Predicted 3D model of a 74-nucleotide RNA (transfer RNA) from Candidatus Magasanikbacteria bacterium RIFCSPHIGHO2_01_FULL_50_8. RNAcentral records the identical sequence in 2 taxa. Model confidence (mean pLDDT): 82 of 100. NCBI's taxonomy places the organism under Bacteria, Bacteria candidate phyla, Candidatus Magasanikiibacteriota. Rfam family: tRNA. About the family: Transfer RNA (tRNA) molecules are approximately 80 nucleotides in length.
[in-house]
C1' cells in the first nucleotide's frame, strides 16, 4: 500500500430483509427481608447507536468520507 471484520448504557451483548417506547444480563442507587452483611424480592436512573454528511415521509439499520481497534496479505 491492498483486502476483510468490528465500534450500541460503566462492562458483556441483542436488535442490522429501514417503521409505533433502542432491549437484556451484570454493575450502580433506593427499598423490603436480616442484629448486620451477603444472597434473594421490588423500584429507579443511565446509551439519541464511533464522528460528519447524504438518501428517505421515516436511519442503530442503506450510501460516502473520516476516526479508533483487530486479522490477512505485499
Nucleotide at each position: 500500500g491492498g483486502g476483510c471484520c468490528c465500534g450500541u448504557a460503566g462492562c458483556u451483548u441483542a436488535g442490522u430483509u429501514g417503521g409505533u417506547u433502542a432491549a437484556a444480563g451484570c454493575a450502580c442507587a433506593g427499598u423490603g427481608c436480616u442484629u448486620a452483611u451477603a444472597a434473594c424480592g421490588c423500584u429507579g436512573g443511565g446509551a439519541u447507536c464511533g464522528a460528519u454528511g447524504g438518501u428517505u415521509c421515516g436511519a442503530a439499520u442503506c450510501c460516502a468520507u473520516c476516526c479508533g481497534g483487530g486479522c490477512c496479505u505485499a